[in-house]
Context: one part of a larger RNA
RNA sequence: GAUUGAACGCUGGCGGUAUGCUUAACACAUGCAAGUCGAACGGUAACAGGCCUUCGGGCGCUGAAGAGCGGCGGACGGGUGAGUAACGCGUGGGAAUUUGCCUCUUGGUACGGGAUAACGUUUGGAAACGCAUGCUAAUACCGCAUACGUCCUAAGGGAGAAAGGCCGGGAUCUUCGGACCGGUCACUAUUGGAUGAGCCUGCGUAAGAUUAGCUAGUUGGUGGGGUAAAGGCCUACCAAGGCGACGAUCUUUAGCUGGUCUGAGAGGAUGAUCAGCCACACUGGAACUGAGACACGGUCCAGACUCCUACGGGAGGCAGCAGUGGGGAAUUUUGGACAAUGGGGGCAACCCUGAUCCAGCCAUGCCGCGUGUGUGAAGAAGGCCUUAGGGUUGUAAAGCACUUUCAGUAGGGAGGAAAAGUUAGUCGUUAAUAACGGCUAACCCUGACGUUACCUACAGAAGAAGCACCGGCAAACUCCGUGCCAGCAGCCGAGGUAAAACGUAGGGGGCGAGCGUUAUCC
Numbered sequence: 001g002a003u004u005g006a007a008c009g010c011u012g013g014c015g016g017u018a019u020g021c022u023u024a025a026c027a028c029a030u031g032c033a034a035g036u037c038g039a040a041c042g043g044u045a046a047c048a049g050g051c052c053u054u055c056g057g058g059c060g061c062u063g064a065a066g067a068g069c070g071g072c073g074g075a076c077g078g079g080u081g082a083g084u085a086a087c088g089c090g091u092g093g094g095a096a097u098u099u100g101c102c103u104c105u106u107g108g109u110a111c112g113g114g115a116u117a118a119c120g121u122u123u124g125g126a127a128a129c130g131c132a133u134g135c136u137a138a139u140a141c142c143g144c145a146u147a148c149g150u151c152c153u154a155a156g157g158g159a160g161a162a163a164g165g166c167c168g169g170g171a172u173c174u175u176c177g178g179a180c181c182g183g184u185c186a187c188u189a190u191u192g193g194a195u196g197a198g199c200c201u202g203c204g205u206a207a208g209a210u211u212a213g214c215u216a217g218u219u220g221g222u223g224g225g226g227u228a229a230a231g232g233c234c235u236a237c238c239a240a241g242g243c244g245a246c247g248a249u250c251u252u253u254a255g256c257u258g259g260u261c262u263g264a265g266a267g268g269a270u271g272a273u274c275a276g277c278c279a280c281a282c283u284g285g286a287a288c289u290g291a292g293a294c295a296c297g298g299u300c301c302a303g304a305c306u307c308c309u310a311c312g313g314g315a316g317g318c319a320g321c322a323g324u325g326g327g328g329a330a331u332u333u334u335g336g337a338c339a340a341u342g343g344g345g346g347c348a349a350c351c352c353u354g355a356u357c358c359a360g361c362c363a364u365g366c367c368g369c370g371u372g373u374g375u376g377a378a379g380a381a382g383g384c385c386u387u388a389g390g391g392u393u394g395u396a397a398a399g400c401a402c403u404u405u406c407a408g409u410a411g412g413g414a415g416g417a418a419a420a421g422u423u424a425g426u427c428g429u430u431a432a433u434a435a436c437g438g439c440u441a442a443c444c445c446u447g448a449c450g451u452u453a454c455c456u457a458c459a460g461a462a463g464a465a466g467c468a469c470c471g472g473c474a475a476a477c478u479c480c481g482u483g484c485c486a487g488c489a490g491c492c493g494a495g496g497u498a499a500a501a502c503g504u505a506g507g508g509g510g511c512g513a514g515c516g517u518u519a520u521c522c
Stems, first nucleotide, its partner, number of pairs: 001522001004519001006518005013369006020361001021327001026325003030322003035072003041068001044064001047063003050059003079280003088205007097197002102193002106189003111143003119134003123130002150159003164185006172179002206252003213243003218240008255277004259270004282303005305316004333359001335358003341355001342353004372402004382393004406463001408458005416449001421443008466511002469508002471492003477506002480503002488493001
């Protein structure tokens, strides 16, 4: 000199933009943060409408929707950096794998069955939550048939699947429900792709030798098992190997990277925000489900802690967003909205979304603007110094003439939505008015921010300057007080009666809504 997620002191006008628990991975009150689908299903608790009514009520008939069964999603998104010196990360290769939703290919979607929740009845418990029995549905579950391709096998041969829903309809059949046909979504098997994931490996990746030897599933082989998959991954047997001064093992410290800071560079330091990867979710362990987890807001076991209890037994996990206590030099609101972007579910309407978009707080950083402009010598008064003549503060002020940024008040007013979406028409497709795709038109229905940005008008210099420094380094000097005292100090040093170094004052140089101090790193 430069730097910072900074803190402290004094001071503080406005706007834009970015950042904001670096410490206790300490403990957490309260609210919210993951749901959705009635176009899979039986049914109807509440609400609204309709129908019936003996006016008590009844009927799932319709809109809808609590609970249940079922599907998809809760493995994403969000947080944190405790652990980890490791194929964890970075980079370059590789083969023995898998991949829901999406996309492409080729086939199929036939025939049957038995349950169970909800519900009813009885019943246990303070509660959490159950027991027994009876009834019922499905895109829930099971069997059987078939098998282009698929899988197993050296071959012969063997194995394995499914489910329906919605919309529309000319003929035919009909128990008048429908069958049947078409469209579409879903389902099943399968081929390739895309995306994601698992695995192996070369090289690189902190310090200590006051850590020199380490290793028994250890190193390799064979058989077997296991996995989606190679492999001591596991197991039995056999051999006795494997690593190490090119630093094994042990100890300490640490998430890694793109980057960031500094520097002419080489390098050094660092890893907040943003992005990629990894690890973790009260502590330790385990598996289940699933395409995917050994799962932050799932399950089970053990432990510590907190809470409820009728003492028999139960409930909980903010390193999600806010917020509280505690720790600390130190770090914000228990805010608004799904309008946009994106995600989950759904045919859709739509619902959910503390992701996100916004607002609030803080001079924490960076950037911009303002606190007036011109004129004005009687060089006013006052202050300070003085050789007492004067000098200086100083065009500074006053006065005169102007301007009105920003803030204030009032009015106007984009863009973020030519959105998405719904409805109608038309064209293609089709048997078709259905569904799907294209085009056109209509609806002008939807904005948290928001009293938006921006523009115009109004009034008046009106509301807006401080901080540290002045011995040398290092720009800037005098007076008074003090008298090795009080105090200063980054280093040299300074103070013992004329202190430019201490404490005021006047003056001066510096930066400026900041200025200094402390800490950090180059």
Background:
This is a predicted structure of a 522-nucleotide part of an RNA (small-subunit ribosomal RNA, 5' domain) from an uncultured prokaryote. Its mean pLDDT, the model's own confidence on a scale to 100, is 84.